[in-house]
RNA sequence: UGUUUAUACAGAAGGGAGGAGAGACGGACUCUGUGAUUCCCUGGCAACCAACUUUAAGUCAGCCCCGGCUGAUUGGAAAACCGGUGCCAAUUUCCGAUCCGCCCAAAAGCGGAGAAUAUAAUAA
Numbered sequence: 001u002g003u004u005u006a007u008a009c010a011g012a013a014g015g016g017a018g019g020a021g022a023g024a025c026g027g028a029c030u031c032u033g034u035g036a037u038u039c040c041c042u043g044g045c046a047a048c049c050a051a052c053u054u055u056a057a058g059u060c061a062g063c064c065c066c067g068g069c070u071g072a073u074u075g076g077a078a079a080a081c082c083g084g085u086g087c088c089a090a091u092u093u094c095c096g097a098u099c100c101g102c103c104c105a106a107a108a109g110c111g112g113a114g115a116a117u118a119u120a121a122u123a124a
Stems, first nucleotide, its partner, number of pairs: 001124001004121005013042005021031003025096004043088003048084002053078003057074008092116001098113005
């Protein structure tokens, strides 16, 4: 860098450096010399991967006393000390190719798909 899958209205800030724009892109709106964006440290959130424990359930296999036991596995819930990432303004801040539905005289509006983006895992 492009592939595939999953998730994206929850959650979580202090200090230091630095000194101008930043929030991916267009528009809106917002943040910003009361110092943003960014970088570093510390702290935290979360539970994607890994590890581990508990719990009820499903599936499969074996055994027998035929509805129980044992083992494996699957996804769910809970927990989360260590490891690999991520995240800690605003729903991905909101809208945005295009398509479908609702509503409407129309425009506007609402919902869904989709696109784009981000993160994780994945095999290149």
A computed fold for a 124-nucleotide RNA from Flavobacteriales bacterium UBA5871, annotated as SAM riboswitch aptamer (S box leader). Its Rfam family is "SAM riboswitch aptamer (S box leader)". Rfam's curators write: The SAM riboswitch is found upstream of a number of genes which code for proteins involved in methionine or cysteine biosynthesis in Gram-positive bacteria. NCBI's taxonomy places the organism under Bacteria, Pseudomonadati, Bacteroidota, Flavobacteriia, Flavobacteriales. Its mean pLDDT, the model's own confidence on a scale to 100, is 75.